[in-house]
Context: one part of a larger RNA
């Protein structure tokens, strides 16, 4: 000087408390451990691994296993020889399949000094290729975490023999090393804040594919004429700055209350992550040193596996019902996506879906039905008209192919479960809770993820305690 203390003082955070809803019990989904297996590929490991890499394992992916095959190789550059019917496409035989062997069709490349060269293919040998093989404790890059915590430093000066100190401490204040005052310090940098995006109010400009107040018309649909007000769209501006008032405070910074205002003291949300810590994570995104393999640890193909299942854990979904289930009637969104795509209407089917096919590269058309909510009816507290696991049968879709191993539909079946021990998690407002919608990945395959809106609470006395963090101070078994 740090670090640590079941030392002290001050302060903060859904840290506790006050509340609301969960997890832990059930069934299922998913990840992990374990076990099993020919293989169940690999990585991630307290917080900060475990719906994580994976924004999507039937083949492919795929790295694993079994079996068959190739050896200058699937891919790159170079050397030699040959060919320019080179090469590409269709198709047959054979095989489990690739490899292999034929047949047919298209196509006679470009430059040239005529020697050749370029380009493409074949053959052979060799330099080499190749490796998701090892080492993240050799590395770059990227990332997590403390933590969006308020800290981390430097120059000059001064003090100290020196390590160092001072500044950065002190009195106030703030979300903040934010600002004010004081001070052997005076300044500065990286952080904080602001500048950026979005949302909340208004104005101007603009008016189609969006809008419809007033006017006319109407097949009653903003449909048509028309309108440019409103909504909206999207470009530019205005607006909030403790600016104004009162009180407190050291007359300061600032705090409390008020006015006006759509908004008030950082208005809400996002992006943005200092010096560093954990030899944290990643050699399997990529790159890369060294080591290792080279007829195999490389390449390629078929089938299997990653989907196993006495069990244990994490994260979720659905429930246990009446604030509900079922039936029926009829409302109200936002944000997105669409051409190998989204696919109306109409017809067929109980339905998943099928047929025909309009429109739309989309403020035009389509996905598209929002759901919870609301009205009416029924059920009457039951393992039930709750709950839907599991199983049987019959179907649909995608795809070369759904046996291992997909999703969906109809009929039948109708398991556990009556609110969950110890323990433990999230959340302070348009939040929690609850309800649906969309997107990425994607042929198909979400209860996951990322977004979007609808309905919409309770509580916070307070900082004694638990956890984490910041500043000052104190002690020294530690560096």
């Nucleotide at each position: 000087u740090g670090a640590c203390g079941g030392g002290g003082a001050c302060c903060c955070g859904c840290a506790c408390a006050a509340g609301c809803g969960g997890u832990g019990g059930a069934g299922c989904a998913u990840g992990u451990g374990g076990u099993u297996u020919a293989a169940u590929u690999c990585g991630a490991a307290g917080c900060a691994a475990c719906g994580c890499g994976a924004a999507g394992a039937a083949c492919c992916u795929u790295a694993c296993c079994u079996g068959a095959c190739c050896u200058u190789g699937a891919c790159a550059u170079c050397u030699g020889c040959c060919u320019g019917a080179a090469a590409g496409g269709c198709u047959g035989a054979g095989u489990a399949a690739u490899g292999u062997c034929g047949g047919c069709c298209u196509c006679c490349u470009c430059c040239u000094u005529c020697g050749g060269g370029a380009c493409a293919g074949g053959c052979a040998a060799g330099a080499c290729a190749g490796g998701u093989g090892g080492u993240g404790c050799a590395u770059g890059g990227u990332u997590g975490u403390c933590g969006u915590c308020a800290g981390c430093u430097c120059g000059u000066g001064u003090c100290g023999u020196g390590a160092g100190a001072u500044g950065u401490u002190g009195g106030g204040u703030u979300a903040a090393g934010u600002c004010c005052c004081g001070c052997a310090a005076c300044g500065a940098g990286c952080g904080c804040a602001a500048c950026c995006c979005u949302u909340g109010u208004c104005c101007u400009u603009a008016g189609u594919a969006g809008c419809c107040a007033g006017c006319a018309u109407u097949a009653c649909g903003g449909g048509u004429g028309g309108g440019a007000a409103c909504u909206c769209u999207a470009a530019g501006g205005a607006g909030a700055c403790u600016g104004c008032c009162a009180g407190g405070g050291a007359u300061a910074a600032c705090c409390u209350g008020g006015a006006g205002g759509a908004a008030g003291g950082u208005g809400g949300g996002g992006a943005u992550g200092a010096c560093g810590u954990c030899a944290a994570a990643u050699c399997a995104u990529c790159a890369u040193g060294c080591c290792c393999c080279u007829u195999a640890u490389g390449g390629c193909c078929a089938g299997g596996g990653c989907u196993a299942c006495a069990c244990a854990c994490g994260u979720g979904c659905u429930a246990c019902a009446a604030u509900g289930g079922c039936g029926u009637a009829a409302a109200c969104a936002a944000a997105g996506a669409g051409a190998a795509g989204c696919g109306a209407c109409c017809c067929c089917g109980c339905g998943a879906g099928g047929g025909c096919a309009a429109g739309c590269a989309a403020a035009c058309c389509u996905c598209a039905a929002a759901a919870a909510a609301u009205g009416c009816g029924u059920c009457u507290c039951a393992g039930u008209u709750c709950g839907g696991a599991u199983u049987g049968c019959a179907g649909g879709c995608u795809g070369c192919a759904a046996c291992c191993c997909g999703c969906c539909u109809g009929c039948a079946u109708g398991a556990a479960g009556c609110u969950g021990g110890a323990a433990u998690c999230g959340c302070u407002a348009g939040u929690a809770a609850u309800c649906g919608c969309a997107g990425a990945u994607c042929a198909g395959a979400a209860u996951g993820c990322u977004g979007c809106g609808g309905u919409g609470a309770a509580u916070a006395c307070g900082u004694u305690c638990c956890c984490g963090g910041g500043u000052c101070u104190u002690g020294u078994a530690c560096a």